[in-house]
RNA sequence: UCGGUAUGUUGUUCUAUCGCUCCCGCACGCCUCGCGGCUGCGGGGGAGGAAAGUCCGGACAACACAGCGCGUCGCCCUGUGGAAAGCACAGAUAGGUGUAAGUUUAUGGAGCGCGUAACAGAAAAAAACCGCCAUGCGUGGCAUGGUAAGGGUGAAAAGGCGGUGUAAGAGACCACCGGCGCCGGCAGCGAUGCCGGCGGCCGUACGCACCGGCGAGUUGCAAGGCCAUGUAAACCGGCGAUUGAGGGUUGCGCGCCCGAUGCCGGAGGGUGGGCUGCACCAGAUAAAUGAUAGGACCCGACAGAAUCCGGCUUACAGACAUACCGAUUUU
Numbered sequence: 001u002c003g004g005u006a007u008g009u010u011g012u013u014c015u016a017u018c019g020c021u022c023c024c025g026c027a028c029g030c031c032u033c034g035c036g037g038c039u040g041c042g043g044g045g046g047a048g049g050a051a052a053g054u055c056c057g058g059a060c061a062a063c064a065c066a067g068c069g070c071g072u073c074g075c076c077c078u079g080u081g082g083a084a085a086g087c088a089c090a091g092a093u094a095g096g097u098g099u100a101a102g103u104u105u106a107u108g109g110a111g112c113g114c115g116u117a118a119c120a121g122a123a124a125a126a127a128a129c130c131g132c133c134a135u136g137c138g139u140g141g142c143a144u145g146g147u148a149a150g151g152g153u154g155a156a157a158a159g160g161c162g163g164u165g166u167a168a169g170a171g172a173c174c175a176c177c178g179g180c181g182c183c184g185g186c187a188g189c190g191a192u193g194c195c196g197g198c199g200g201c202c203g204u205a206c207g208c209a210c211c212g213g214c215g216a217g218u219u220g221c222a223a224g225g226c227c228a229u230g231u232a233a234a235c236c237g238g239c240g241a242u243u244g245a246g247g248g249u250u251g252c253g254c255g256c257c258c259g260a261u262g263c264c265g266g267a268g269g270g271u272g273g274g275c276u277g278c279a280c281c282a283g284a285u286a287a288a289u290g291a292u293a294g295g296a297c298c299c300g301a302c303a304g305a306a307u308c309c310g311g312c313u314u315a316c317a318g319a320c321a322u323a324c325c326g327a328u329u330u331u
Base pairs, nucleotide, nucleotide: 001327002326003325004324005323006322007321008320009319010318012296013295014294015293016292017291018290020046021045022044023043024042025041026040027039029038030037031036048302052313053312055311056310057309058308059307060220061219062218063217067254068253069252070251072216073215074214075213076212077091078090079089080088081087092107093106094105095104096103097102108211109210113208114207115206116205117204129151130150131147132146133145134144135143136142137141159177160176162174163173164172178202179201180199181198182197183196184195185194186193187192224276225275226274227273235266236265237264238263239262246258247257248256249255297300
C1' cells in the first nucleotide's frame, strides 16, 4: 500500500422565513351560568437503528380465575447474567468451511421397537455375483454345502494390521493400534479432558415412537373502564321456566357459575358521539414532524411512532474507530 475478519459508533448538515402538532404561561380580547373553549402573543418538545415482521418473553386487562381426570404444545451440552425468553456472554464435544484472522451446524436419556439409506451392486444387514475350499456325480462341467481372506459396485460392505489356526476361512484365538463400555486416579465450578487397568463388547447416519427434566389457563388495548344519545319491555313463529331452554368457564369430560323483564328466528323501529386506558421534554384519533430560498460536501441507503417494556429476526448506500489476519514493497 492492497485485500480481508471481528466488535463498536454513525446514518447528510447549516442559516433565514412561513406552516403543522403537543405542553406551559399571559391577555383581563370573544363565547359560556360554570367547568372550559376559541383567538392572539411569548417560551419549550416533536420518529428509528431498525419506529418494520408481529416471532419469543413480560407488564397491564378481561374471563366463577377453585378442584379432579385425560389430552396438547414448546424447550433440552456446561457455567454466569437476566423478571423471563425460541435471550445475551463465555466455554465443552463432534462435524463443515477458509491460507489465516475467523465463521458455521448439531447437542437430555436409552438404545428395546419401527422406518429410510438414491444410483450402482448378488447383497445396505445378520449379505455368496466372481473367486476360494470340501463332498457327490453321468467329470473341460453341474449340484449341494462351507467361506466375508481376495476381486468387482458404492458416499458407506460388517474395525485395521500381523500371526496362530483351518479343507478353505473367520475376534474363532493372540499381540499391537482404533472405537465402545465399566472401574480407578489427576485437572476443571461444570460440560469435559488426560493417564492407567479390565471386558472381544466391535458397522454407521438420520427420523419416528419411547422415557426423563423444565415451562405453558385462554383471549389481546378492536383488552377493559366510564359517560352521553336514541328506540318498541310492542308484533308473528318456535323453545323453555327448578324434572330448567339457553349461556359463561383452559382443548375435551366432570365440576363450578349465571339463568325467566329468558333464548332462537322473522319483520320492523332507533342510535352510530365523547372521555379514559395512553406516556412528568414525540404522541394523535383522520391522526403532527413539512414547504420555500440560500450555502456546504463524498450529493445522502433501508425506512414513518399508535398501550408500554426486554429480546430475536429481516431491510440497509456510505462513513469512522479499535484489535487482528494474509499478500506485497522499502529500511